[in-house]
Context: one part of a larger RNA
RNA sequence: CUGGGCUUAGAGCGCAUGUAGGCGGUUUGGUUUGUGGGAGGUGAAAGCUCCGGGCUCAACCCGGAAAAUGCCUUCCAAACGGCCAGACUUGAGGAUCGGAGGGGGAAGCGGAACUCCAUGUGUAGCGGUGAAAUGCGUUGAUAUAUGGGGGAACGCCGACGGCGAAGGCAGCUUCCUGGCCGAUUCCUGACGCUGAGAUGCGAAAGCGUGGGGAGCAAACGGGAUUAGAUACCCCGGUAGUCCACGCCGUAACGAUGGGCACUAGGUAGCGGUGUCUCUGAUGGCAUCGCUGCCGAAGCGUAAGCGUUAAGUGCCCCGCCUGGGGAGUACGGUCGCAAGGCUGAAACUC
Numbered sequence: 001c002u003g004g005g006c007u008u009a010g011a012g013c014g015c016a017u018g019u020a021g022g023c024g025g026u027u028u029g030g031u032u033u034g035u036g037g038g039a040g041g042u043g044a045a046a047g048c049u050c051c052g053g054g055c056u057c058a059a060c061c062c063g064g065a066a067a068a069u070g071c072c073u074u075c076c077a078a079a080c081g082g083c084c085a086g087a088c089u090u091g092a093g094g095a096u097c098g099g100a101g102g103g104g105g106a107a108g109c110g111g112a113a114c115u116c117c118a119u120g121u122g123u124a125g126c127g128g129u130g131a132a133a134u135g136c137g138u139u140g141a142u143a144u145a146u147g148g149g150g151g152a153a154c155g156c157c158g159a160c161g162g163c164g165a166a167g168g169c170a171g172c173u174u175c176c177u178g179g180c181c182g183a184u185u186c187c188u189g190a191c192g193c194u195g196a197g198a199u200g201c202g203a204a205a206g207c208g209u210g211g212g213g214a215g216c217a218a219a220c221g222g223g224a225u226u227a228g229a230u231a232c233c234c235c236g237g238u239a240g241u242c243c244a245c246g247c248c249g250u251a252a253c254g255a256u257g258g259g260c261a262c263u264a265g266g267u268a269g270c271g272g273u274g275u276c277u278c279u280g281a282u283g284g285c286a287u288c289g290c291u292g293c294c295g296a297a298g299c300g301u302a303a304g305c306g307u308u309a310a311g312u313g314c315c316c317c318g319c320c321u322g323g324g325g326a327g328u329a330c331g332g333u334c335g336c337a338a339g340g341c342u343g344a345a346a347c348u349c
Base pairs, nucleotide, nucleotide: 003321004320005319006318007303008302012317014201015200016199017198021194022193023192025088026087027086028085029084030083031082033081034080035077036076037075038074039073040072041071042070049065050064051063052062053061054060091191092188093187094186095184096183097182098181099180103177104176105175106174107173108172109171110154114150115149116148117147118146119145120144121143125136126135162169163168206247207246208245209244210243211242215241216240220236221235222234223233257316258315259314260313261312262311265294266293267292268291269290270289271288272287273286274285275284276283298305299304322349323348324347331342332341333340334339
C1' cells in the first nucleotide's frame, strides 16, 4: 500500500458541536479541467518476451520484431464527474396552529421517616446475634406523649411507561430555558451527509478553598467467629456522601459509529392527526413519530439478528491485524496531586 474484518473470537472514539477534507437531489444551457477516442513526437543502449542466426550443444553472443502500461503536441466527442450561468421542490431549513414529557437551570414550599434537645408519664432493662459479647441504662435508658432544632432522601402513583446526544433525569409550586412530535403545505430553494485536528459535555470515586453534617459509612478502635481472621456477623466511628465555586476526564453496554434508501407480516405500549359509528364514554379504519415482543425472505460458525437489521446498497469517520511482555518503559502532552491521553521494544510461547 492492499485485502479481510469490528454484537459475543482482536476491533465502534463515552457523547455531542463543528474546521479542513471526502461525498452529494431534479433540470436547462455553456465550458472541455477530469474522462473516452484518432494522429504525430518522444519514451538511449543493454536487459525481459517473440522470430531468426553464430560458437559441435548450452551458458554466452549477433540481427530483427515486440514491448516500454509514461510524458508532450494536436484534432474529435460531450454521456458521466468538475467548473460557470439559470430554473425546480421531493432532501434540508423556516412560518403558523396544536401536543406530550423525572430534558436543563434557579428560587420557594411540604409530609413521612431518622437523629438531637427540652418537658411529662413510667421502671429495669434496652440493644444486638446462629448464639453471644463489646455498647447503652437507676446521673432514669428502651417504650410512650407534647414541643423545638437539624440534615439528607422523596413512599404510593411507577410501568415491560416518559424525557435527554451521552453521562443521566422522579415530592409540590413558580420563574428562566433546550430539544422533540403532529397538522397546514404558506415561505427559502440543495442551504445537505460525514467529520482528521479542534472545542464542549461527561456517573462514581478522588483533589483544592469555604460551608454543612441527620442517616449511612472506606480508614480506624472494640466485641465475636476461627487453627489464624489484617474478613464475612455485632457495637462504635473519621474522611466521604450534601452545598457553592474550581479541578479531575475514567467506567460509560444495544459490548452493535453516523446518515440516506430499499426489503412480508403479527401483536402490545406511549404521543399526535384524519375519518366512520355514536348523545357520549368508547370502539373501528387510516396515517405520522417513538418504545417492546414474535417472526417472511435474507444474514450468521452458532447463539441469534430480522423495517429500531447483525438483511440489501451507497457516503463519511473511528478501530483491529497471534498470546505474554503491557496499556508497561521511554519521550511528549495535560493535571495541584492521584493520575489521564499518546504508546513501543528486547525477550518468550
Molecule: small-subunit ribosomal RNA, central domain
Organism: metagenome